[in-house]
RNA sequence: CGACGUUCUCGGGGCGGGGUGCAACUCCCCACCGGCGGUGAUAGCCCGCGAGCGGCCUCUCGAUCGAGAGGUGUCAGCAGAUCCGGUGUAAUUCCGGGGCCGACGGUAACAGUCCGGAUGUGAGAGAACGGGA
Numbered sequence: 001c002g003a004c005g006u007u008c009u010c011g012g013g014g015c016g017g018g019g020u021g022c023a024a025c026u027c028c029c030c031a032c033c034g035g036c037g038g039u040g041a042u043a044g045c046c047c048g049c050g051a052g053c054g055g056c057c058u059c060u061c062g063a064u065c066g067a068g069a070g071g072u073g074u075c076a077g078c079a080g081a082u083c084c085g086g087u088g089u090a091a092u093u094c095c096g097g098g099g100c101c102g103a104c105g106g107u108a109a110c111a112g113u114c115c116g117g118a119u120g121u122g123a124g125a126g127a128a129c130g131g132g133a
Stems, first nucleotide, its partner, number of pairs: 001132001004130007016030004031113002033102002035049004044100002052078002054075001055072008082098005104116003
């Protein structure tokens, strides 16, 4: 001291008030929240990634079909959402203003904020040791 290997640790926030109602943290009004890497400068909404749902493959069980387990992103199908003005060499990232978005299952009533899969998974971050010069 860059690459590489091993091990360990870390690795998602948020419903407070009022209204209606038999019933709502789910509806309505006002609130609140924002994973990881990148990017000429700090990003929920610029480019990617992750989790989740779905697809496909294999196995097992029960005729179709379904259930369970495992694998797969060289399956991108769902995977969302930003504009105006200002400063500046540079910002859809900062400042001012106005907008918008948020898996699946559950529920006495429709959920980004409640409960659940989940003491899970994980983009990645850090440390120690090995190793190399």

About this RNA
FMN riboswitch aptamer (RFN element) from Pontivivens nitratireducens, 133 nucleotides, folded computationally. Rfam family: FMN riboswitch aptamer (RFN element). Its family is annotated with FMN binding in the Gene Ontology. The organism belongs to Pontivivens, within Bacteria.